Model confidence (mean pLDDT): 82 of 100. Transfer RNA from Patescibacteria group bacterium UBA2135, 72 nucleotides, folded computationally. Its Rfam family is "tRNA". Rfam describes the family as follows. Transfer RNA (tRNA) molecules are approximately 80 nucleotides in length.
[in-house]
RNA sequence: UGCCGGGUGGUGCAAUGGUAGUCACGCCAGGUUUUGGACCUGGAAAUGAAGGUUCGAGCCCUUCCCCGGCAG
Numbered sequence: 001u002g003c004c005g006g007g008u009g010g011u012g013c014a015a016u017g018g019u020a021g022u023c024a025c026g027c028c029a030g031g032u033u034u035u036g037g038a039c040c041u042g043g044a045a046a047u048g049a050a051g052g053u054u055c056g057a058g059c060c061c062u063u064c065c066c067c068g069g070c071a072g
Base pairs, nucleotide, nucleotide: 001071002070003069004068005067006066007065010025011024012023013021018055027043028042029041030040031039048064049063050062051061052060
């Protein structure tokens, strides 16, 4: 430098262009418990950046940033 894959709550991972998940772990509050753990209930928290297409974009298009792999 080129090609391919990826970037979504704190972490890990889903998501046919149509309400961003009754998702898991974690966190917070309450319940329960002598305390803690476990368990139960509730809650907060996310689409790498900027444009474009569209009634509507995590998803499609363009450029850029970051990570990994391959080639040179």